Annotation: The RNA shown here (small-subunit ribosomal RNA) has 1527 nucleotides and comes from a metagenome. The sequence is in RNAcentral, with records from SILVA. Rfam family: Bacterial small subunit ribosomal RNA. Its mean pLDDT, the model's own confidence on a scale to 100, is 84.

[in-house]
RNA sequence: AGAGUUUGAUCCUGGCUCAGAACGAACGCUGGCGGCGUGGUUUAGGCAUGCAAGUCGCACGAGAACGUUUCCUUCGGGAAACAAGUACAGUGGCGGAAGGGUGAGUAAUGCAUAAGCAACCUGCCCGCGAGACCGGAAUAACUCACCGAAAGGCGGGCUAAUGCCGGAUAGUAUCCCGAAGUCGCAUGGCUUUGGGCUUAAAGCGGGGGAUCCUUCGGGACCUCGCACUCGCGGAGGGGCUUAUGUCCUAUUAGCUUGUUGGUGAGGUAAUGGCUCACCAAGGCGACGAUGGGUAGCCGGCCUUGGCGGGUGAACGGCCACACUGGGACUGAGACACUGCCCAGACUCCUACGGGAGGCUGCAGUCGAGAAUCUUCUGCAAUGGUCGAAAGACUGACAGAGCGACGCCGCGUGGGGGAAGAAGGCUUUCGAGUUGUAAACCCCUGUCACGGGUUAAGAAGGGUGCUUUGCCUAAUAGGUGAGGCUUCCCGACAAAGGCCCGAGAGGAAGUCACGGCUAACUCCGUGCCAGCAGCCGCGGUAAUUCGGAGGUGACUAGCGUUGUUCGGAACUAUUGGGCGUAAAGCGCGCGUAGGCGGCGUGGUCAGUCGGUAGUGAAAUCCCCCGGCUCAACCGGGGAAUCGCUUCCGAUACUGCCAUGCUCGAGUGUGGGAGGGGAGAGUGGAACUCUUGGUGGAGCGGUGAAAUGCGUAGAUAUCAAGAGGAACGCCAGAGGCGAAAGCGACUCUCUGGCCCAUGUCUGACGCUGAGGCGCGAAAGCUAGGGUAGCGGAAGGGAUUAGAUACCCCUGUAGUCCUAGCCGUAAACGAUGGGCACUAAGUAGGAGAUUCCAACGAUUUUCCUGCCGGAGCUAACGCAUUAAGUGCCCCGCCUGGGGAGUACGGUCGCAAGACUAAAACUCAAAGGAAUUGACGGGGGCUCGCACAAGCGGUGGAGCAUGUGGCUCAAUUCGAGGCAACGCGAAGAACCUUACCCGGGUUUGACAUGCAAGUGGUACUGAUCUGAAAGGUGAGGGACCCCGCAAGGGGAGCUUGCACAGGUGUUGCAUGGCUGUCGUCAGCUCGUGCCGUGAGGUGUUGGGUUAAGUCCCGUAACGAGCGAAACCCUUGUCCUUAGUUGCCAUCACGUUAUGGUGGGGACUCUAAGGAGACUGCCGGUGUCAAACCGGAGGAAGGUGGGGACGACGUCAAGUCAUCAUGGCCCUUAUGCCCGGGGCCGCACACGUGCUACAAUGGCCGGUACAAAGGGAUGCAAGACCGAGAGGUGGAGCGAAUCCCGCAAAGCCGGCCCCAGUUCGGAUUGGAGGCUGAAACUCGCCUCCAUGAAGUUGGAAUCGCUAGUAAUCGCGGAUCAGCCAUGCCGCGGUGAAUGUGUUCCCGAGCCUUGUACACACCGCCCGUCAAGCCACGAGAGCUGGUAGUACCCAUAGUCGCUGUCCUAACCUGCUUUUAGUAGGGGGGAGGUGCCGAAGGUAAGACCAGUGAUUGGGACUAAGUCGAAACAAGGUA
Repeated sequence: AGAGUUUGAUCCUGGCUCAGAACGAACGCUGGCGGCGUGGUUUAGGCAUGCAAGUCGCACGAGAACGUUUCCUUCGGGAAACAAGUACAGUGGCGGAAGGGUGAGUAAUGCAUAAGCAACCUGCCCGCGAGACCGGAAUAACUCACCGAAAGGCGGGCUAAUGCCGGAUAGUAUCCCGAAGUCGCAUGGCUUUGGGCUUAAAGCGGGGGAUCCUUCGGGACCUCGCACUCGCGGAGGGGCUUAUGUCCUAUUAGCUUGUUGGUGAGGUAAUGGCUCACCAAGGCGACGAUGGGUAGCCGGCCUUGGCGGGUGAACGGCCACACUGGGACUGAGACACUGCCCAGACUCCUACGGGAGGCUGCAGUCGAGAAUCUUCUGCAAUGGUCGAAAGACUGACAGAGCGACGCCGCGUGGGGGAAGAAGGCUUUCGAGUUGUAAACCCCUGUCACGGGUUAAGAAGGGUGCUUUGCCUAAUAGGUGAGGCUUCCCGACAAAGGCCCGAGAGGAAGUCACGGCUAACUCCGUGCCAGCAGCCGCGGUAAUUCGGAGGUGACUAGCGUUGUUCGGAACUAUUGGGCGUAAAGCGCGCGUAGGCGGCGUGGUCAGUCGGUAGUGAAAUCCCCCGGCUCAACCGGGGAAUCGCUUCCGAUACUGCCAUGCUCGAGUGUGGGAGGGGAGAGUGGAACUCUUGGUGGAGCGGUGAAAUGCGUAGAUAUCAAGAGGAACGCCAGAGGCGAAAGCGACUCUCUGGCCCAUGUCUGACGCUGAGGCGCGAAAGCUAGGGUAGCGGAAGGGAUUAGAUACCCCUGUAGUCCUAGCCGUAAACGAUGGGCACUAAGUAGGAGAUUCCAACGAUUUUCCUGCCGGAGCUAACGCAUUAAGUGCCCCGCCUGGGGAGUACGGUCGCAAGACUAAAACUCAAAGGAAUUGACGGGGGCUCGCACAAGCGGUGGAGCAUGUGGCUCAAUUCGAGGCAACGCGAAGAACCUUACCCGGGUUUGACAUGCAAGUGGUACUGAUCUGAAAGGUGAGGGACCCCGCAAGGGGAGCUUGCACAGGUGUUGCAUGGCUGUCGUCAGCUCGUGCCGUGAGGUGUUGGGUUAAGUCCCGUAACGAGCGAAACCCUUGUCCUUAGUUGCCAUCACGUUAUGGUGGGGACUCUAAGGAGACUGCCGGUGUCAAACCGGAGGAAGGUGGGGACGACGUCAAGUCAUCAUGGCCCUUAUGCCCGGGGCCGCACACGUGCUACAAUGGCCGGUACAAAGGGAUGCAAGACCGAGAGGUGGAGCGAAUCCCGCAAAGCCGGCCCCAGUUCGGAUUGGAGGCUGAAACUCGCCUCCAUGAAGUUGGAAUCGCUAGUAAUCGCGGAUCAGCCAUGCCGCGGUGAAUGUGUUCCCGAGCCUUGUACACACCGCCCGUCAAGCCACGAGAGCUGGUAGUACCCAUAGUCGCUGUCCUAACCUGCUUUUAGUAGGGGGGAGGUGCCGAAGGUAAGACCAGUGAUUGGGACUAAGUCGAAACAAGGUA
């Protein structure tokens, strides 16, 4: 730091996804040790049990028992002492408001930061000042009695205090009345001072000795300590107030009555509507009030380059809460976690009458959950409460335990070691890899294990002695400091450190390996099983599944899942956009707001510099240090980007004041215009009515029909009526903000432009809300209605046609009044200002030149083209989409959806506002190359047309389908399968079927063993054959004297052979086709961000991308052409087997012979044709047209030759070949059968239907081939097929071998024939072991269909079609009418490109790219999912009104009760009466829960219903993409 994914490819937009880091995690697999951290995130759900707040006897009264000892005893027991002034309990004090837990509530009564209190409080602690005098009455405990199951309670009696009460004293306290000074911030504060009023206390402990008292204990007294009281101050803590900041929602827009303020009062520690009475009517809100949802806040933590985003576990600060709700009491402090009262829910006890309880303390338990620990040890340390202290208490805390939950550290060994062992895996079989890895050798000793040993965490306290300061009369005593002392105190801890011992011994996994992304092979599987973060893998060779081997990564962990940030500039402040990708409101006016011209002065709010305070600690960062390192911890620093105070600066912005004129407006003089509104007028056309003429049609369409018309239409003339729209002018022209505006005249009226430069003096721009205007259609009411014309009807079209076309036709279109408020309301481009190249046109003005056409200059408007610049490109380009500024609106993947719900508006239709679930990996923009179009242009081809002859009808042949069969072997399938593979199926072939056999095999190679009577031959028997059996005969080569050995052969066995079995979609090779069409590309350069383009397009021309010209292209390659073969003319050479003109010989005759090379011919070489020449056309070209010459003329004819590629075209059965399959069979051999089967269908052919013919007779002329297992002459036999026989010939010599049509002559006379020959009968011939299935030929006889062929369709442009025969391959023979060749005779038509088919080039559109046999839409049907509506039903939340009203505060009352104080009386230890004070009780206001009522909101659920999304191969159509067939 980026990467993958939309396309055939490209650029862009845009979403999705990945790589990183983190976690209080969970899950899967695995797991050695230690350190430091961390651990109920869910049900603030319920809780058994234990513990978590007590302490003080130096505040006070009382005061046991067990037990021990002694004594007495009636032996049952009793008493005393100790235990012990102890325990338990009580009064009293302090503490239970801290510590600990949790995050339910809370969006502000909270928190953070900064301020304020002149409006406050503060126990314990510290400092200072002063004081503590005299009295009194009770009450618990205890005791007696009673009630109750219990909890608990009532009454009588006794008693103490640092408990309570009265009095005194008192100040800098409180209050009231003043005075002075000083200060501030409005009320006021502070200091000093005069007078008056009110208000306090408690003792306990130690010591002491003079004096006094004494119950003889002691007390008073003195002194010390600790307590106590009143004040002042401090520290720390708290209370209150203010400013700023603090989530989402406007589908919550209005909220508020103690509400806002005032006056007075009450209340509080204190301000305050905090509360109350009265008065006023305010207060808050788009800078988001109110409501709803969610949430404890912060320091921090995670992430990030940063800004930010997320988060608020652990640690720290603040807040809130303590079963739920309410309330107060006590107190310095609470409305109180382990206090009280009431109500409620729940749990427990109960004798049913009543009671008890509150783990969100530490452990632990249940439940729910993916999920979170021990009912541990200790107060040794640190800290807290109480105490004078010892000390007690302390689940705070310190520790240990459990959990890989996290971070950090360590180990599982180190070095050597190649025969690169074995094994595994792979293999091209050679080997490679695992891999120095192991074994093996030499070492080491961490951790764990065993044994031994040892430190720190401890400071302090107690006791005794001692030194000393202070208080004091005191060496009592207390207190502070120091020293000594044998005394006591460690949970952790079986821990930690160190030493010794032993031994490589006890210690490695997890995930991945197609791309992203590092790491590849084999096997299995076969769109199955499965994988997958995205793209995507899997349908028989899967690096994507599963296994294995190997490799990569991390490592006591590794993966997965979840969540957050990042990447994501994908919410854009830093740092994005809006013509076409998502995105400019339809247009204007204008409110708030935002922004704002040129000067001067002031101010200093913003801004900038400095100062001071704060920004707690911890964390992060830097430095240093402590644990062996690290994690962790300690110390110091920095930082905390913020807020505040004060001082300063004044350019800019703001504010205040005052000017200016260029922005804006205004005056004056001109100008153009379908700008708007109202009234009136006009002509053309149309329809209707009336009348005339007229007489059969009109109308309409692709063609028709419906319709109109003899009741007189259409047409035509005249007159009249009506409504709507305004031709030409008219223009890319004008006006308007937009919608929009078009005959003419008048009236009213808005805006704009030019000139001038009068006046005002920034008056400006934009504009959330708001208001207005707003095409068409539509709605309401009333008119109007000629034409047109949704709906509707009819006619056509069609498979259908609820459409397109036609005939009618109602709303509507028009007017008036009112709604609606939307459009592709578009320049798909918001408004304003300024700046930034040229050129050109139109409209409206002005100015100058002499009037004008015109020209110069200048302003405004409307267009075109185009440079820079911008843009993804297209394009925009002074009318910006360029460069800047200001303001507004809008966008953030596609679908769902501009939909649902809610709200507002509307008469309705509907409009505006506007989601989510779910689903997809894209959806898009521009441009590129193709392909395609029922787009266009140009041009070709037997493509059509013009012709000739066929096919389709018949019979037969042949191939195919189908059917049949034991088998009818297999392949080929539009063109481009079908007389094709097959250029020869009776056996063989042969692959198929039936049957019989065979198993190292019919064939190849290797190894091992055996083998001389072996190999080989093979009588006999059996059999259909193959095969089996096997008498007899009987070898070879090499070495060696021989014995023997080796080889070949054979036998047996093992490897293997073999397969026309499968896959042509695993392949090679070969082939078909487009197509002999003219195309297909490359190098360099240039253009483009790029795909790509250019070249190859254009103008001509050609059969041709053939050539020429032009040209950012210049060249080149593969194709075309040429080169090659053949044919047509000539020449040269050569002359046998060919030829024979001349010469000679010979024959009945024949190149038969001598001879000849002239000719023909043969076969080798050459010549010839090149648009070379002439004329014309053409661009001076290429070329074309015509001509000459020539055997041939414009590639002379024909052939071979087939570019890049397409069709997963064909072939695994020619051959080759990977994989798979069979192996006594899917191999091999044999006999027979089948491939020839036949209701049928198709293709290709042959023969015909006849007279241009058939038959008979005569007669002429080829070419190209073949021949030895062959062709075979003459001769003979046969009617013939053929036979006998064999000359000649390996062939220019001989043979096949008579060519046929033709020509000459004759017959037939239009008929199912003298046409036609199928079919069948008979007799023969040939080949072959063998012609039944199933050959060919001959002869005789038979003599079928068929009389020119429907729709449709094929070939052919010249030596062609048509027609005639000949040859060859294969082959024993042949089903050949096929195929491949050869020659003979030998036409017609076209000179055109409208149409059908195919093709080439250019261009255009495209939503196609598997490329139109493409893509794709909607209903219906099926499955599945989420959502909306829904009669309702259920639950919850927050309020409102009313009713009832607990506890309780406050108020009133208080006839009842009442110790202290006062007064009176009495019988004076006291009683009684009254007063004061207090209380029970009663009552009033408020008041939680509860009840009632009407609503609101939020969920869940609901028969049914609605659309939506998704789902390889369902139905119907064919809407869109091409002019998509009606744009």